[in-house]
This record gives sequence, C1' cells and structure tokens, in this order.
RNA sequence: GGUGCCAUGGCUUAGUUGGUUAAAGCGCCUGUCUAAUAAACAGGAGAUCCUGAGAUCGACUCUCAGUGGUGCCU
Repeated sequence: GGUGCCAUGGCUUAGUUGGUUAAAGCGCCUGUCUAAUAAACAGGAGAUCCUGAGAUCGACUCUCAGUGGUGCCU
C1' cells in the first nucleotide's frame, strides 16, 4: 500500500434479505425474605445501535467516506 471481517446498555451477545415499540443473560439499584449475608421472588434505571453523508415515505439493517479493533496478501 491492497483486502476481508467486526463496532448494539457497564460486560457478553441477539435482532440484518428495511416497516412503527431495540431483546436477553450477567452486573447495578430498590423492595420482600433472613439475626445478617447469599440464594430465591417482585420491581426499576441504563444503548438516539462507532462518526458523518447519501438513496428511500421509512434505516441498527442498504450505499459511500472516515475512525477504532482484528485477520490475510504484498
């Protein structure tokens, strides 16, 4: 220098052949229970989906550029 893949709550992931509300586990907070903790049960907060632009009535999803990570080729 060329090229493939990945980027979604604090963490790990799902959701991708566009369609109204972004889901789960762990973690966190509150309550019940307990002498207390854990566990269990009930409830809650937390992601404008890496950034920008474009096409579309409509984008986490498509296209382009950029950023970061990772692999391959030279």
Predicted 3D model of a 74-nucleotide RNA (transfer RNA) from Saccoglossus kowalevskii.
Rfam family: tRNA. It is annotated as a transfer RNA. Its family is annotated with triplet codon-amino acid adaptor activity in the Gene Ontology.
The organism belongs to Saccoglossus, within Eukaryota.